This record gives sequence, C1' cells and structure tokens, in this order.
RNA sequence: AGAGUCGGCCGAGCGGUCGCUGCGCUGUUCCUCGUCGCAAUGACGACGACUCAGCGCAGAGGAAAGUCCGGGCUCGGCGGGCAGGGUGCCAGGUAACGCCUGGGGGGCGCGAGCCCACGGAAAGUGCAACAGAAAGCAAACCGCCGAAGCGUCGGCAACGGCGCUGGCAAGGGUGAAAGGGUGCGGUAAGAGCGCACCGCGUCCGUGGUAACACGGACGGCACGGCAAACCCCACCCCGAGCAAGGCCAAAUAGGGAAGCGGCGGCUCAACUUCGAGCCGCAGCGCGCGCCCGCGCGUGCUUCCGGGUAGGCCGCUAGAGGCAUGCGGUGACGCCUGCCCCAGAGGAAUGACAGCUCACGACAGAACCCGGCUUACAGGCCGACUCUUCGC
Repeated sequence: AGAGUCGGCCGAGCGGUCGCUGCGCUGUUCCUCGUCGCAAUGACGACGACUCAGCGCAGAGGAAAGUCCGGGCUCGGCGGGCAGGGUGCCAGGUAACGCCUGGGGGGCGCGAGCCCACGGAAAGUGCAACAGAAAGCAAACCGCCGAAGCGUCGGCAACGGCGCUGGCAAGGGUGAAAGGGUGCGGUAAGAGCGCACCGCGUCCGUGGUAACACGGACGGCACGGCAAACCCCACCCCGAGCAAGGCCAAAUAGGGAAGCGGCGGCUCAACUUCGAGCCGCAGCGCGCGCCCGCGCGUGCUUCCGGGUAGGCCGCUAGAGGCAUGCGGUGACGCCUGCCCCAGAGGAAUGACAGCUCACGACAGAACCCGGCUUACAGGCCGACUCUUCGC
C1' cells in the first nucleotide's frame, strides 16, 4: 500500500420566531364553607377545581418495527393423571429464556475467523423416487478364474484347448448411499483369508467439574442412512391478557324497601275492625293560546342497590441510567456517589426563515422490562489476519 475478519459507538449540527403535549408556579374566574351585615346578586378570608392567560422545565428509537421467545403486573383457576406444546453437547451467567459467555466435537477458510436442533438408529414401527443384477433377508449385468469334479478333443504321458457344474467380488457400470479404508502377503482368481497402520466396538487406565481428549489391551467387523418421520429418554410449561383489572357515577327505563293515598261499586278474606286487587269519578301531568269544557296518559313521595354514557386510577422510580473502584478469562456480579429521562386517549414532538457540513438512510412510543430477528444514507474508534514492497 492493497485485500479482509471481529467488537464497540454515532444516526447532521447551531441560533431565532410561532405552535402542540405533560408537569410546576403565578394570576383570573367559579363552586363550597366561614365571618361581617336587617338584607342582597354585597364585602373579607380559606380549601379545592375547571377554563383562560403568562412564566419556567421536559418531550420518540437503535431499531419505537415483526409480535418470535422469556418475565413482571392483573384477573380467573389450583387435587391427580392423560393429552398437548417446547427445549436437546458440557459448564456458567441471569428474575427467566429458545438469550448471552466460556469450553468440547464436526464442517469451511492460507489465516484473523465463520457456521452447526450437536440426546438415542445393537426398544419398536416406518421411509429411500429414478437408475441399477442387487437397497437391508444382500446381490452378480459387464468382468476375473478354470485350482477341484464331469464331458470332449489333441498327446505315450505330464499337460494343454473347449464346454458344463462351478468359484470370486478385485476392477468397470448404476445410484445420495452397494456391507470398513490403504498397503503387503496370499490365491486358479479373489476375499479380514492372514498381517501392519487407520477407522469401528468393548473393557481398563490417565487428565479434565463436565462435554471430551490421550494411551493400553482385546475383538476380524458383528452394529449402513434418515428421529425439523412416528417414537424413546431427560428437563420445562395452568389459562387469558391494560379492551387485564379497580373506583366514582347523570338522564331514561327497569329492580327492592318504607311512608302516604278522597268517594263509590265489584271480587277475595273476615263476626267486626284492619287488608289486597280491579273498575269508575275525583286528583295529578300533557295538549287544544287562557277560563269553562273536551281528549290522552297516570298511583304519589323518599331512600337503597346494580348498571349504561361519562370521568378517574392502573401509567411509568424501574430486574432504571451514568461514573469510579473491586471480583471474574468472560457473560456478569458487588460497593459507593450522582441523576430523574415522553406518558397521550382521535392520540403531542410540527411549521417558517437563517448559517455550517460529509447534503442527511431505515423509520413514530400506547402497561412495562430482558432478548432474538428484520430494515438502515453515511461516519467514527479499537483489536487482529493475509499478500506485496521498503527500511
């Protein structure tokens, strides 16, 4: 200099003017209460609250997103089992996790590093299209062999040629996969048939908390693949969600209780009184502008409780942030100090103008928190790797 890997951070900046949301203070106005006053719609004082005005402070994100995991909180349930769902190498962190850290194993990369649902296939069931002779009981298309047995030909014979019965699985071919691999020996040709090394399995030893690694002995190989196929094993999981849930509470209608209810008739009950229901008149309300009259409707008053509209709470001080120190390889934990950092409910953070620059991406809180994933213009910092050149 070029090419790359990993981790962390920022997400245009600075004034001005006008608005929006929340909180605080002050003023205004109003309700209520108290005092004064013969009294008033008056005066004074106090608590509280709405509207309005002024001042001050604060006001979206690293993902606020997807709603995929884990929790807090709330209500309901809570005796056991089945069913169902999830997780899946080991250890640690954490409130918890499917997250994070460290380690082991496998794969990729020259490397820094990256990726992996990574328990069980000698409990069972199941699957493997096409191709191929054969796909789970193994098998023989091409090929190799002709030692052994038989036939035949040649030959005195040894033996040789051909054919059959056969032997083989090394090589070729098919396939994602063909029943260990390489080499030597061996053989008619071959073959774990024998041997060495590697692989695999069993046992033992050593190191490690463990996953696992290393070493030794034995076994000639018996046990192919797929469990994000059923299944088995181990562990975890109650359901619904802030439209959770709680409080206050109008009009109308309906429910309950108490009190009151003139006159007449009928029914029930009763010796009588008291009583219940129905009908009519009266009464009451409304309408015809009013009286009279007519029509329609109807027991009246008070209290209680549920509940709708509406209002209030839940609502943001929290597994919180920042800084120093300590423990730990690390995730993280602990001590001390400082800080308060949106809280709406048609839903606020915008508009205008100016200056600067690298000319501005993805994108908007809705109960809260920890993660993961996805989107993202551009920029900054740190650690490291490879190649080339120079000193």
This is a predicted structure of a 391-nucleotide RNA (Bacterial RNase P class A) from a Gammaproteobacteria bacterium. The model forms 95% of the base pairs in the Rfam consensus. Rfam family: Bacterial RNase P class A. Rfam classes the family as a ribozyme.